[in-house]
């Protein structure tokens, strides 16, 4: 510095569900909570899936690839 994840340290993110805003809706914010998460941090660039006022637009990053960026170091 890469590649790798461990019976390893530090932590750290929150599914579903509930509340209370926004939004036609998927779905998003905030609080609670934990289904999991080694990128469950970021980005619609491919695909996919959801939604719509439907030749478009939105939207899902915790679907799947990709790409960038990050803690910590056993084999």
């Nucleotide at each position: 510095c890469a590649g790798c994840g461990a019976g390893a340290a530090a932590g750290g993110c929150a599914a579903a569900c509930c509340c209370u805003c926004c939004g036609c809706g998927a779905g998003g914010a905030g609080g609670g909570g934990a289904c999991g998460c080694a990128a469950a941090g970021c980005u619609c660039c491919g695909g996919g899936g959801c939604c719509c006022u439907c030749a478009g637009g939105g939207u899902c990053g915790g679907c799947c690839g990709a790409g960038c960026u990050a803690c910590c170091g056993a084999a």
Molecule: c-di-GMP-I riboswitch aptamer
Organism: Micrococcales bacterium